[in-house]
Context: one part of a larger RNA
RNA sequence: CUGGGCGUAAAGGGUGCGUAGGCUGUUUGGAAAGUUAUGUGUGAAAGCCCGGGGCCUAACUCCGGAAUUGCAUGUAAAACUACCAAACUAGAGUUGAUGAUAGAGGUAGCGGGAAUUUCUGGUGUAGGAGUGAAAUCUGUAGAUAUCAGAAGGAACACCAAGGGCGAAGGCAAGCUGCUAGGUAUCAACUGACGCUGAGGCACGAAAGCUAGGGGAGCGAAUGGGAUUAGAGACCCCAGUAGUCCUAGCCGUAAACGAUGUACACUAGUUUUAUGGAGAAAGAGGUAACUCUUUUUUUGUGAAACGUAGCUAACGCGUUAAGUGUACCGCCUGGGUAGUAUGCACGCAAGUGUGAAACUC
Numbered sequence: 001c002u003g004g005g006c007g008u009a010a011a012g013g014g015u016g017c018g019u020a021g022g023c024u025g026u027u028u029g030g031a032a033a034g035u036u037a038u039g040u041g042u043g044a045a046a047g048c049c050c051g052g053g054g055c056c057u058a059a060c061u062c063c064g065g066a067a068u069u070g071c072a073u074g075u076a077a078a079a080c081u082a083c084c085a086a087a088c089u090a091g092a093g094u095u096g097a098u099g100a101u102a103g104a105g106g107u108a109g110c111g112g113g114a115a116u117u118u119c120u121g122g123u124g125u126a127g128g129a130g131u132g133a134a135a136u137c138u139g140u141a142g143a144u145a146u147c148a149g150a151a152g153g154a155a156c157a158c159c160a161a162g163g164g165c166g167a168a169g170g171c172a173a174g175c176u177g178c179u180a181g182g183u184a185u186c187a188a189c190u191g192a193c194g195c196u197g198a199g200g201c202a203c204g205a206a207a208g209c210u211a212g213g214g215g216a217g218c219g220a221a222u223g224g225g226a227u228u229a230g231a232g233a234c235c236c237c238a239g240u241a242g243u244c245c246u247a248g249c250c251g252u253a254a255a256c257g258a259u260g261u262a263c264a265c266u267a268g269u270u271u272u273a274u275g276g277a278g279a280a281a282g283a284g285g286u287a288a289c290u291c292u293u294u295u296u297u298u299g300u301g302a303a304a305c306g307u308a309g310c311u312a313a314c315g316c317g318u319u320a321a322g323u324g325u326a327c328c329g330c331c332u333g334g335g336u337a338g339u340a341u342g343c344a345c346g347c348a349a350g351u352g353u354g355a356a357a358c359u360c
Stems, first nucleotide, its partner, number of pairs: 004331003007314002012328001014203004021196003025088006033081002035077008049065006091193001092190006100183002105179006112156001117151007127138002164171002208249006217243002222238004260327006268305017309316002333360003342353004
């Protein structure tokens, strides 16, 4: 290379956008690069293979054929791929309907209540706190408790639901501005504009880093009290960085659905979120009509079972791990090792790429 794989055995890139490349809907015509058929030339000889001949046989040797799967060129064909021209609308997209509509999507701002802590003042008196039990700690310089007021920071109970939104990371009190994407119906339009995507670019939890703020609670480190043989821990009392904000780095996670993206096809049942259409009943209304409930149907998501099929099994099962297609990423025994080295990036921490000797 061929071949086999990637939910859990090794293996899906953290996520998206997108360059090159690969792949690419329907119809007609053209040309004939690939393709197919055929002719010609060439593909040295020897050797190999087949048939036959000559040495007693064989080795050896001679003759003929085949083969040399290739290349060049001529002619012909036109289904498929590529190309050229023209067209189409089923893919993709755009616009309109003052469009409709759901949502913790993003970002900036404004202000809210509960609670913790601290401070001030009142009442009040001997304990409080903590634990398995204690002690460190705190309190007669008046604590804990309780009432009133003030300050400040962080997080938003109930609603709340394997509910919703987002590409992923992630997003939750309320209101306002700006802003992105989704969904469904009916029209009109563009006319393959598509899919994937090596490099590249952007985003990317927490921790960590730089500078400046902020600091209530919690709390690595650290100190003390216990426990213990010891206790560098688990438990307790304190408590710095951090956690929060602004600007900039870092670029990693069990970044998980441990399941790449897109498209098509393949039984059903139940639930749920959100659109459209229809039917029935009820209420309101003079009417047009509106609202509520039930139900049928049709989209788009999210869950629970389950058929066929798949799977080593577990399980998956129209949101596939089924059946196929296109493209990308990745795997190839364990350890050594995500180490060494080189290179790149980073302020650093480190990250990316990533071996071998040796050993089992």